[in-house]
RNA sequence: AAGAGAGGACGGGCAGUCGUCCCGGAGAGCGUCUCCGGGGAGGAAAGUCCGGGCUCCACAGGGCAGGGUGCUGGAUAACGUCCAGUCGGGGAAACCCGAAGGAAAGUGCAACAGAGAGCAGACCGCCGCUGCCCCCCUGGGGGGAGCGGUAAGGGUGAAACGGUGAGGUAAGAGCUCACCAGCGGUCCGGGCGACCGGCCGGCUCGGUAAACCCCACCCGGAGCAAGACCAAAUAGGGGAGCGCUACGAGGGCUGCCCGCCCCAGGCUCCCGGGUAGGUCGCUAGAGGCCCGGGGCAACCCGGGUCCCAGAGGAAUGACUGCCGCCCCCCUCCGCGGGGGGCACAGGACCCGGCUUACAGGACUCUCCCCCGC
Numbered sequence: 001a002a003g004a005g006a007g008g009a010c011g012g013g014c015a016g017u018c019g020u021c022c023c024g025g026a027g028a029g030c031g032u033c034u035c036c037g038g039g040g041a042g043g044a045a046a047g048u049c050c051g052g053g054c055u056c057c058a059c060a061g062g063g064c065a066g067g068g069u070g071c072u073g074g075a076u077a078a079c080g081u082c083c084a085g086u087c088g089g090g091g092a093a094a095c096c097c098g099a100a101g102g103a104a105a106g107u108g109c110a111a112c113a114g115a116g117a118g119c120a121g122a123c124c125g126c127c128g129c130u131g132c133c134c135c136c137c138u139g140g141g142g143g144g145a146g147c148g149g150u151a152a153g154g155g156u157g158a159a160a161c162g163g164u165g166a167g168g169u170a171a172g173a174g175c176u177c178a179c180c181a182g183c184g185g186u187c188c189g190g191g192c193g194a195c196c197g198g199c200c201g202g203c204u205c206g207g208u209a210a211a212c213c214c215c216a217c218c219c220g221g222a223g224c225a226a227g228a229c230c231a232a233a234u235a236g237g238g239g240a241g242c243g244c245u246a247c248g249a250g251g252g253c254u255g256c257c258c259g260c261c262c263c264a265g266g267c268u269c270c271c272g273g274g275u276a277g278g279u280c281g282c283u284a285g286a287g288g289c290c291c292g293g294g295g296c297a298a299c300c301c302g303g304g305u306c307c308c309a310g311a312g313g314a315a316u317g318a319c320u321g322c323c324g325c326c327c328c329c330c331u332c333c334g335c336g337g338g339g340g341g342c343a344c345a346g347g348a349c350c351c352g353g354c355u356u357a358c359a360g361g362a363c364u365c366u367c368c369c370c371c372g373c
Base pairs, nucleotide, nucleotide: 003367004366005365006364007363010360012323013322014321015320016319017318018317020040021039022038023037024036025035026034027033028032042344046355047354049353050352051351052350053349054223055222056221057220066219067218068217069216070215071085072084073083074082075081086100087098088097089096090095101214102213106212107211108208109207123154124153125150126149127148128147129146130145132143133142134141135140136139162180163179164178165177166176167175181204183201184200185199187198188197189196190195227280228279229278230277237271238270239269240268241267242266247265250262251261252260253259287306288305289304290303291302292301293300294299324342325341326340327339328338329337330336
């Protein structure tokens, strides 16, 4: 210097004018307005995909059903997250990726191709035996049929019942041997563990669980429109007092009528529930920054310091000037001049993650190759 890998940050700056939400103070003509001071989005505030706090409801304990997670150890309030490792895969390397438990509990599945796809299979080939035909000619060669042996070779497939080599055989075959792979072993060594290394054994029946299933662990439901408090008007409920003079449902004296009595409806006051409306929940928190200590790390512990949006159809904006960065044009380049652009996106109870979007440049570490010394 070129290419590549990993990581943590930033993501326009300053000034002026006008405007806006919240808080504090002062004033006024006080359900408001004015003035002064302070604060006012993000790395993802997003998707709402996981996990937790908080709130209400439900709940003795255990089990079934259902859902989720799934190598090991740790971190954490918790997680499907993070850290450190193991194994497998990719890469020359830095490094990256992995839903990575169980297929000797059982059931199922495997398209197409292929002879055969699950206690497998003779299509071609190879070999043996028995006939037949042909050729040269008396010893061989070739062709074809039947019966049998053979999983080494060819061919099909994602996958064909271990791989390579030697021996062996009529030809072959873990049939035998060496190495490798895999499996098994109350074995030995290392590691907390996943697992790794070694030794021994008989040579050995696959794949698929993001198929049912089995095993282990976890999980009650709804969500700030949760929930709590204050509380009109109107209608309705309960109670007390007055009244029942008039109209009158019902009841009693009584079987009926008259009469008498009680009494809903009336007026006044009180109580309680809910609605409109208002207030709280609401932001000081698993909080930020700095320092020290422990740990490989995630993270934890201690000390100091700071307060940093809390609106409710929803504020955080607009304009101007200068500067910064990028692109284009004039210019041979530069200087200078002109024009354009500066992403993705915006809180709504709060946190921890994951995922997705993102103009632009800058920084740190690492790998490989080249050049120079």
Overview: This is a predicted structure of a 373-nucleotide RNA (Bacterial RNase P class A) from a Deferrisomatales bacterium. The RNAcentral record of the sequence draws on ENA. It matches the Rfam family "Bacterial RNase P class A". Rfam classes the family as a ribozyme. The source organism's lineage runs through Bacteria, Pseudomonadati, Thermodesulfobacteriota, Deferrisomatia and Deferrisomatales. It is recorded under the gene name rnpB. The coordinates come from a structure-prediction model, not an experiment, and the mean pLDDT is 76.